[in-house]
Context: one part of a larger RNA
RNA sequence: UGCUUCGGCACCUACGUGUUCUGGGCUUUGGCCUGUGGGCCCCCAUUUGGCCUGUCUUGAAACACAGACCAAGGAGUCUAACAUAUGUGCGAGUCAACGGGCUAGAAAACCCCGAAAGGCACAAGGAAGCUGAUUGGUGGGAUCCCUCGCGGGUGCACCGCUAAUCGACCUUGAUCUUUUAAGAAGGGUUCGAGGGAGUGCAUGCCUGUCGGGACCCGAAAGAUGGUGAACUAUGCCUGAACGGGACAAAGCCAGAGGAAACUCUGGUGGAGGCCCGUAGUGAUACUGACGUGCAAAUCGUUCAUCUAACUUGGGUAUAGGGGUAAAAGACUAAUCGAACCGUCUAGUAGCGGGUUCCCUCCAAAGUUUCCCUUAGGAUAGCUGAAGCCCUUAGCGAGUUCUAUCGGGUAAAGCCAACAAUUAGAGGCAUCGACGGUGCAACACCCUCAACCUAUUCUCAAACAUUAAAUAGGUAGGACGGCGGGGCUGCUUCCUUGAGCUGCGCCAUGGAAUCGAGAGCUCCAAGUGGGCCAUUUUUGGUAAGCAGAACUGGCGAUGCAAGAUGAACCAGAAGCCGGGUUACGGUGCCGAACUACACGCUAACCUACAACCUACAAAGGGUGUUAGUCAAUUAAGACGGCAGGACGGUGGUCAUGGAAGUCGAAAUCUGCUAAGGAGUGUUUAACAACUCAGCUACCGAAUCAACUAGCCCCGAAAAUGAAUGGUGCUUAAGCACACGACCUAUACCUAGCCGUCGGGGCAACGGCCAAGCCCUGAUAAGUAGGAGGGCGCAGCGGUCAUUGCAAAACCAAUGACGAGAGCCCGGGCGGAGCGACCGUCAGUGUAGAUCUUGGU
Repeated sequence: UGCUUCGGCACCUACGUGUUCUGGGCUUUGGCCUGUGGGCCCCCAUUUGGCCUGUCUUGAAACACAGACCAAGGAGUCUAACAUAUGUGCGAGUCAACGGGCUAGAAAACCCCGAAAGGCACAAGGAAGCUGAUUGGUGGGAUCCCUCGCGGGUGCACCGCUAAUCGACCUUGAUCUUUUAAGAAGGGUUCGAGGGAGUGCAUGCCUGUCGGGACCCGAAAGAUGGUGAACUAUGCCUGAACGGGACAAAGCCAGAGGAAACUCUGGUGGAGGCCCGUAGUGAUACUGACGUGCAAAUCGUUCAUCUAACUUGGGUAUAGGGGUAAAAGACUAAUCGAACCGUCUAGUAGCGGGUUCCCUCCAAAGUUUCCCUUAGGAUAGCUGAAGCCCUUAGCGAGUUCUAUCGGGUAAAGCCAACAAUUAGAGGCAUCGACGGUGCAACACCCUCAACCUAUUCUCAAACAUUAAAUAGGUAGGACGGCGGGGCUGCUUCCUUGAGCUGCGCCAUGGAAUCGAGAGCUCCAAGUGGGCCAUUUUUGGUAAGCAGAACUGGCGAUGCAAGAUGAACCAGAAGCCGGGUUACGGUGCCGAACUACACGCUAACCUACAACCUACAAAGGGUGUUAGUCAAUUAAGACGGCAGGACGGUGGUCAUGGAAGUCGAAAUCUGCUAAGGAGUGUUUAACAACUCAGCUACCGAAUCAACUAGCCCCGAAAAUGAAUGGUGCUUAAGCACACGACCUAUACCUAGCCGUCGGGGCAACGGCCAAGCCCUGAUAAGUAGGAGGGCGCAGCGGUCAUUGCAAAACCAAUGACGAGAGCCCGGGCGGAGCGACCGUCAGUGUAGAUCUUGGU
C1' cells in the first nucleotide's frame, strides 16, 4: 500500500541481530603446471663510435723519448728550531729539566713529593751610563634599556682621528750646590718593535719554512790510504836462436908493361846497420774471410825485414801528477790527455727520469720589480683554505645617464707657421749673367735665373691651426647644506681669513639599471718557457718569421658542424626519458624535400661546387647573357646581287719621270641620282681594276663604343689522385627567394644522485638534531688547495669466528656500493682469523734504459 470474513493474507521499504552461502581484496603457507614472461652474469658473432699508454711540451697518434709478459721489492720520511690556524689543561701565571720516593735492580715507563733555582710571560727605550708609563676626547659601531611610533640612552670587540704620557734625541734652565752634580715649570715638521684595567705558559695535530742524505735514482769531478811492470815501456844482469844464395871492399899471390913512380890482367880473400830469400820478427794491400766470430783483433793470400839500433827466456830496477817513452799523449794487466781498489760518501747537481687508492667542492699562471738574472729564485699578481665582522637599509658594480677635467691619435690642413715640392701668370724696388745701342753711366732695350705678388700640383712617425670616435679621472650629498657664537702663538690694514670647537635648523635620502650580500684579517700551494684569432701596430722582400696593444680563446675542454684537425663556427658537459633548436645539412654513401619559384652556365691539357683553408694575377675573347650611351631605318636602312663611278684636268709646285694614288702645299667648279683634285691594287709613266659616294631589285630591323654576370684563354713538376667519395648538366653547379624536414652533452620539461644556500620541528611514546621535513639554486677542468671515504701491517679495549674446517689461493657463483672496494654460495686448503672504537706506521705501483727472480 492493496484485499479482507477485520483473524489475517499478499506486497514494499528501512534498521538491528544471528546463521549459512556466495563474490572480491590483502597477508601467510604448501603443491603442480605453464610461458617468444621478468632480472642478473658469462661467452661468441654483428652494427655504430673509437689513433697508445706514460712524459717533457705552446702543441704528441706522431717519422720525439721510455715501455715484451708475470711475481716480489720500489720513492715527501724522522728530528731540531720557528710561523699561522686549531684542539686540550691551568691561568698572571705556567712548565718540570733536576733531585728524592715508588716499582723490577745500578739503568726503562707510569705515578707521587720538592725549599729554592731555571725557561717563557708579566715594561719599555737607549750604543751605553741609565731612566722608566693612572680609566682622556671624538667619529663609526654590536648588545641591552625606555618608547605605540618618530626617537632617546648605553656604548663590547675592532677601525680612523686627536690630546696628554714613558724612553732616546734637540732645546730651555727657576731653584739648590762640596763648581761637580741634582733639577721644577716648559718647548720640539725628530726617533721607538712603548703604556693607555694585562693574556700567557705547556702540550697534541694540520699546513708551511730553514738545517740535517731530506721524496727516490743519476754525474764529469775533488780528497785520502793502499795494490799492481805475469800485459806493456825502458835500462841493467844472465842465457838462447838465426838454414841457403848473390854482390864482392881492404889485405895477399902470380903474370904483363914501365927508366921509375906506378899501372894493367888473373887469382886469393871475405868486409858490409849491402842485396835475394827460410825460420823468426812484423803487418802493406785485398779496404778478401769472419763480423750473436775460432778470436772482446782471428784466418787466408799478398807484403816488410831477416848479422843487426836483430829476435827472445829468466832475473832485476823504475809506481799514479808518478814511472817509462828513437815522442804516437804512446804504454803502465782487455782500463790512460793521469791506472786499479777501498774510504770521505747516501759527495753535489738551478739538470734528466720516476713519484703508488677512490669520490666530492673550489680552481690557476706563463705577467710586474729585483738578482753575475735569461733551463733558476725572491717579490707583487692570479688561487685555495681558515675565519672574523656587520647586514634590510646601507653597500657594491668590467653597465648606462648627467656634470666636469686632462689629452694631440685618426681625420683634416699646407692659396695658416715649419720642412719638402710641380707648373705656368703678373711685376721690376733689389741682385747675378749673356747679348744689342752707346765713349761711358745705378743709361736704355732684349733674354735667362734669383727675387716679389696673387694662384696652382703633391706631401710629413720625430710639422701643425683645427680636431674626433673609443678609452680614462672625479662627482651625483647627513663624512652634506645653511645660520649665528667661541678659541688660536697661524694669517690679515682690519674680528679679515684659515683651522679647530661647541649650538640651532634643514629628510623629496638628492640620476638610471642590476646584485643578494658587503667589508676586513691571517696562512699557504702552484705559476713566473706560453701559443692562436679579429682589429691596431713595429722590424723584415716575405714567412706556419720576430716584437707589442685591446678583447676573446687554446693551454686546463669534451659534444655537434668544417671529410680529416689544439685555437675556426655553434655551444660548454651530473644520470636517465620526452619535446625543440644552433652551426651545418636534406641524390646515394648519411639522419633529413631527386622540394618549390626564377635566372645564368656547356667548360677535350683541366667546368664548377661554402669562413679559417689548403692559392692564382696583369691582360685578353664577334662564347653567351643583361645593361648604358651614340646612331641608321617603310622618304626603304644594314646586308646580298647588279649598274654607272664623268667633265674643266695630264690642277699647281717639285722631279729623269709623277696623268687621283714617291713627295709638298692647296683642295675649287660644272653636269648630276651620284662620283674624292681621290680608299687601295697596279704601271718606268699611262692604261686597267677597286673603294668612298649614288641608283635599281630585295623587304625589316641594323650598327659603333663601353659596363659586368657566368664561361674560356693566360695556367708547366717530379709515387697514381682526389669539390671527402661516388657521381651529377632545365644539376646533385652558380646567384637570389620562400617553405618543410634532419641533428648536439645547447634550450624547455618529468624523475633521480651529489653540492651549496634558506626555512621549520624538542613533548609522552624504543633508537641517529651529526636527525627529520619543506624549498631554491647549481654541476667542465690540468698544476694546485680543501673535505669525506676505501684498503694493508702492528698494538690496546669491546664483541665475535674456527678441525662440524681459519687464512691464503682458484673460477662464466650470485648480490651490494657513485667509486676505492666489500659480502655470499662453490672448489682447493689444513691453523688460525675477523668486525667495531682507538692508536701507530718501513701503508696502496704500470711506468724510473727501475732492482731480483721467472716465462
About this RNA:
The prediction has a mean pLDDT of 81. Predicted 3D model of an 855-nucleotide part of an RNA (large-subunit ribosomal RNA, domain II) from Gossypium stocksii. It matches the Rfam family "Eukaryotic large subunit ribosomal RNA". Clan: LSU clan. For this family Rfam cites "Crystal structure of the ribosome at 5.5 A resolution" (Yusupov et al., Science, 2001). Rfam links the family to the GO terms ribosome and structural constituent of ribosome.